[in-house]
RNA sequence: UCCCUCAUAGUCUAGUUGGUUAGGAUAGUCGGCUCUCACCCGACAGACCCGGGUUCAAAUCCCGGUGAGGGAA
Numbered sequence: 001u002c003c004c005u006c007a008u009a010g011u012c013u014a015g016u017u018g019g020u021u022a023g024g025a026u027a028g029u030c031g032g033c034u035c036u037c038a039c040c041c042g043a044c045a046g047a048c049c050c051g052g053g054u055u056c057a058a059a060u061c062c063c064g065g066u067g068a069g070g071g072a073a
Stems, first nucleotide, its partner, number of pairs: 001072007010026004019056001028044005049065005
């Protein structure tokens, strides 16, 4: 310098050939249970890397950028 892959809650992740309230686990908060803690049960809050484009509508498609991983020279 070039090529490929990836980026979604604090953490790990699902997702779609564009439209459903963006789902699950774990962690967190509150409540229940318990003599207390833990376990267990219930509830709550929390996320689409950044900018632009296409579209009635973008986490999803396109372009650029940033970052991470891998490869070639």
The RNA shown here (transfer RNA) has 73 nucleotides and comes from an Actinomycetota bacterium. NCBI's taxonomy places the organism under Bacteria, Bacillati, Actinomycetota. The coordinates come from a structure-prediction model, not an experiment, and the mean pLDDT is 80.